Bacterial RNase P class A from an Actinomycetota bacterium, 343 nucleotides, folded computationally. Taxonomically the source falls in Actinomycetota (Bacteria, Bacillati). It matches the Rfam family "Bacterial RNase P class A". Rfam links the family to the GO terms dimeric ribonuclease P complex, tRNA processing and ribonuclease P activity. A source record names the gene rnpB.
RNA sequence: GGAGUGGGCCAGACGGCCGCGCGCGCAAGCGUGAGGAAAGUCGGGGCUCCACAGGGCAGGGUGCCAGCUAACGGCUGGGCGGCGCGAGCCGACGGAAAGUGCCACAGAAAAGAAGACUCCCCCGCACUCGUUGCGGGAGAAAAGCUGAAACGGUGCGGUAAGAGCGCACCAGCGUCACGGUAACGUGGCGGCUUGGCAAACCCCACCCGGAGCAAGGGCGAAUAGGAGCGAUCAAGGCCUGCCCGGCCGGCGCUCGGGUUAGCCCGCACGAGGCCGGCGGUGACGUCGGUCCCAGAUAGAUGGUCGUCCACGACAGAACCCCGCUUAUCGGCCCGCUCCAAGC
Numbered sequence: 001g002g003a004g005u006g007g008g009c010c011a012g013a014c015g016g017c018c019g020c021g022c023g024c025g026c027a028a029g030c031g032u033g034a035g036g037a038a039a040g041u042c043g044g045g046g047c048u049c050c051a052c053a054g055g056g057c058a059g060g061g062u063g064c065c066a067g068c069u070a071a072c073g074g075c076u077g078g079g080c081g082g083c084g085c086g087a088g089c090c091g092a093c094g095g096a097a098a099g100u101g102c103c104a105c106a107g108a109a110a111a112g113a114a115g116a117c118u119c120c121c122c123c124g125c126a127c128u129c130g131u132u133g134c135g136g137g138a139g140a141a142a143a144g145c146u147g148a149a150a151c152g153g154u155g156c157g158g159u160a161a162g163a164g165c166g167c168a169c170c171a172g173c174g175u176c177a178c179g180g181u182a183a184c185g186u187g188g189c190g191g192c193u194u195g196g197c198a199a200a201c202c203c204c205a206c207c208c209g210g211a212g213c214a215a216g217g218g219c220g221a222a223u224a225g226g227a228g229c230g231a232u233c234a235a236g237g238c239c240u241g242c243c244c245g246g247c248c249g250g251c252g253c254u255c256g257g258g259u260u261a262g263c264c265c266g267c268a269c270g271a272g273g274c275c276g277g278c279g280g281u282g283a284c285g286u287c288g289g290u291c292c293c294a295g296a297u298a299g300a301u302g303g304u305c306g307u308c309c310a311c312g313a314c315a316g317a318a319c320c321c322c323g324c325u326u327a328u329c330g331g332c333c334c335g336c337u338c339c340a341a342g343c
Base pairs, nucleotide, nucleotide: 001339002338003337004336005335006334007333008332009331010330012308013307014306015305016304017303018302020033021032022031023030024029035314039325040324042323043322044321045320046319047212048211049210050209059208060207061206062205063204064078065077066076067075068074079093080091081090082089083088094203095202099201100200101197102196103195112151117144118143119139121137122136123135124134125133126132127130152170153169154168155167156166157165171193173190174189175188176187177186178185179184216265217264218263219262226255227254228253229252230251236248237247238246239245272291273290274289275288276287277286278285279284309312
């Protein structure tokens, strides 16, 4: 210098004028006012109301191991597998020897110690005497054919020809020892071999109640209606033709509830930000200091002018927080790898 890889940061700057939300103030005015994703609403939690003794079934989710966290499908570290020369990146990565099921087409055969189309070897017979045909027996190694996949692989021995039939190495399985908290790794031994699919049913382990701030709560009329009590209960109606009495109705007082508009709370001090110390490989934890940082309800955060630059992307809160994912002009910083050249 080139190519690459991992991580972090900024998100036009400054000033004038006009305007908007919120807080303070009698007022003038002063202070303050979007994001790294505020987004998708995908995962988890706080909060609120409802439900709920406990356990089980059903249903759903998660899925290598250990840890972190309020929790998670997140994060950190490790293991294994794949990719890359490498830094590094990617992985739904429990169990297929509990059972069931599936494996298109092709193929003899798709999992039952199964199957034999071509084939290989031996024996007999026949003739046209051959690299032949027929029959019988033995076989599945070699070679052929099909397929994504064909019942361990390579070699030696063995045999009429053959087969883990025997042996060595390799792969796989089981077991023991050692290392590791574990996943797992390394080594020894053993019988020899057991296809793939669980984002098929299933088995195992762990987790899971529902609805959501239009949650939920407070203030609270007018009008209409309800309940209780009282009295001198007028007028009127009913029992009843009349009186008494009673009931309805009306009157007065009290009470409780429903509901609309509106107002208030929830609602901005929080699993909070920044700096530093300590513990930890790390995620993170802990201690000390310091800061207060939008809060609307038709919904504010804008417009314009000037100067400058690298000429400005994606996009904007609506209960809050932790994540994940997706979008994003341009630029800066740090660690590391590979290649080339020079000293």